A computed fold for a 379-nucleotide RNA from a Candidatus Eiseniibacteriota bacterium, annotated as Bacterial RNase P class A. Its Rfam family is "Bacterial RNase P class A". It is annotated as a ribozyme. The sequence was found by an Rfam model in a public genome assembly.
[in-house]
RNA sequence: GGAGUCGGCGAGGUGGUCGCGGGGACCGAGGGGUUCUCGAGGAAAGUCCGAGCUCCGCAGGGCAGGGUGCUGGGUAAUCCCCAGUGGGAGCGAUCCCAAGGAAAGUGCAACAGAGAGCAGACCGCCCCGGUGCCGGCUCGCAGAGCCCGGCGGCGGGGCAAGGGUGAAACGGUGAGGUAAGAGCUCACCAGCGCGGGCGGAGACGCCCGCGGCUAGGCAAACCCCACCCGGAGCAAGACCAAAUAGGGGAGGAGAGACGGCCCGUCUCGCCAUGACUCCCGGGUAGGUCGCACGAGGCGUCCGGCAACGGGCGUCCCAGAUCAAUGACCGCCGCGGGCCGCGAGGCCCGACAGAACUCGGCUUACCGCCGGCUCCGGCC
Numbered sequence: 001g002g003a004g005u006c007g008g009c010g011a012g013g014u015g016g017u018c019g020c021g022g023g024g025a026c027c028g029a030g031g032g033g034u035u036c037u038c039g040a041g042g043a044a045a046g047u048c049c050g051a052g053c054u055c056c057g058c059a060g061g062g063c064a065g066g067g068u069g070c071u072g073g074g075u076a077a078u079c080c081c082c083a084g085u086g087g088g089a090g091c092g093a094u095c096c097c098a099a100g101g102a103a104a105g106u107g108c109a110a111c112a113g114a115g116a117g118c119a120g121a122c123c124g125c126c127c128c129g130g131u132g133c134c135g136g137c138u139c140g141c142a143g144a145g146c147c148c149g150g151c152g153g154c155g156g157g158g159c160a161a162g163g164g165u166g167a168a169a170c171g172g173u174g175a176g177g178u179a180a181g182a183g184c185u186c187a188c189c190a191g192c193g194c195g196g197g198c199g200g201a202g203a204c205g206c207c208c209g210c211g212g213c214u215a216g217g218c219a220a221a222c223c224c225c226a227c228c229c230g231g232a233g234c235a236a237g238a239c240c241a242a243a244u245a246g247g248g249g250a251g252g253a254g255a256g257a258c259g260g261c262c263c264g265u266c267u268c269g270c271c272a273u274g275a276c277u278c279c280c281g282g283g284u285a286g287g288u289c290g291c292a293c294g295a296g297g298c299g300u301c302c303g304g305c306a307a308c309g310g311g312c313g314u315c316c317c318a319g320a321u322c323a324a325u326g327a328c329c330g331c332c333g334c335g336g337g338c339c340g341c342g343a344g345g346c347c348c349g350a351c352a353g354a355a356c357u358c359g360g361c362u363u364a365c366c367g368c369c370g371g372c373u374c375c376g377g378c379c
Stems, first nucleotide, its partner, number of pairs: 001375010012332007020039008041351001045362002048360005053233004065229005070084005085099001086097004100224002105222002107218002122163002124159006131152005136146004171189006190214001192211008237289004247280005259271003296315008334349006
């Protein structure tokens, strides 16, 4: 200097003018006014996990459904975090893993290839039979014969070592063995199962012995095993409470028209209906609470490798509900671009914004700083 990897920090500062939301104080009969003070984020986002809180439900167990899945720890809790184990990628720093079971069952595997699940024989290797040609031998020649040899077709059979295909082809290397071969046999190695020893808190690691010689992959395919799981969500929920309409109760003028007591009819009486008055309760509009002191922030000390926990001190830090947190100007700072020999000048400034609250994860995005790794150059 280049390439990479991991971590941390910030999210412009200051002054002025105008404006907005919350709170306090003061003034005003009131509408309101004055003044002080507070007023977005690292992700407020996605709503993917886990909780608090609220309401509803709930004997116990099972089925169905969903989730989680190496070990130990952290936490209110988690699918999160920390420290490890095992596996994988990278020269490395470092990163990734949904990491129980495929010697329970079912299922799946494009293309290529002979063969893809207890597979397969295309080329190839070997044996046997028969045949054509050539050679050899025998018979005295032509020619014929032969338990001979080589090469090439054909038929039958053996093999799975070599070639070739594939993401994957039923252990690897060597020796023996064989017609050729093969865990067919043996040695070593890898892997699997069982038993034992040692180390570790554990996942697991190391070592020894024995066994059969090999058992392929996929379970974010069904499935099996173990463990966990009620539902809805702040439009939860609680309280106060108009106008109008309707409900209940009490009183009750008037009319004697209709109905009932009254099954002949009429009258009287009573009941019911009933304008009106008063009272009660529910819901709606609207308002208040929930709702801002909390698993809280910062500093420091202690315990712990760490995540985190504990002690002490200190701070109060948005609460809107058509929904505020803004706009403009000056100066300074940072980064980038353009112009200029230069001093300097001009322009641009990322992602995005609370809505019950926390803890995580993921995604978006600007700038600065540091540790470590690899490569190159110089001393």